[in-house]
RNA sequence: GGGCCUAUAGUUCAGUGGUAGAAUAUCGCACUCCAAACGCGCAGACCGAGGUUCGAGUCCUCGUGGGCCCG
Numbered sequence: 001g002g003g004c005c006u007a008u009a010g011u012u013c014a015g016u017g018g019u020a021g022a023a024u025a026u027c028g029c030a031c032u033c034c035a036a037a038c039g040c041g042c043a044g045a046c047c048g049a050g051g052u053u054c055g056a057g058u059c060c061u062c063g064u065g066g067g068c069c070c071g
Base pairs, nucleotide, nucleotide: 001070002069003068004067005066006065007064010024011023012022013021018054027041028040029039047063048062049061050060051059
């Protein structure tokens, strides 16, 4: 220098172009003599900028971070 993959909640991961989910963690409640475990519940996120579209986490382009390959 060239090519490919990847970025979603604190963390690990889902997500046919049409309401963003799970597990786990945190917090609250319940249980307990107290605590843990178990149970119930709340809150919490689409890497950035453009483009396509009635509508973009999803498609396209350019960047940024990470990983791999070639030279």
Molecule: transfer RNA
Organism: Candidatus Yonathbacteria bacterium